[in-house]
RNA sequence: CAGGGUGUAGCUCAGCUUGGUAGAGCGCUUGCUUCGGGUGUAAGAGGCCAAGAGUUCGAAUCUCUUCACCCUGA
Numbered sequence: 001c002a003g004g005g006u007g008u009a010g011c012u013c014a015g016c017u018u019g020g021u022a023g024a025g026c027g028c029u030u031g032c033u034u035c036g037g038g039u040g041u042a043a044g045a046g047g048c049c050a051a052g053a054g055u056u057c058g059a060a061u062c063u064c065u066u067c068a069c070c071c072u073g074a
Base pairs, nucleotide, nucleotide: 001073002072003071004070005069006068007067010026011025012024013023020057028044029043030042031041032040050066051065052064053063054062
């Protein structure tokens, strides 16, 4: 320098192909259970989806640019 991939909750990841209220597991908080803890069980908090712009009635999703990391080639 060229090509490709990844970026979504504290962590690991789905959702993107086919645009229509953002989800799961683990973790965290609270209640019940226990002498207490753990286990079990019920409920809850937590992300405007890496950043900016565009298209659209509507964008995590489509288009463009940028940033970070990874892979391949030179």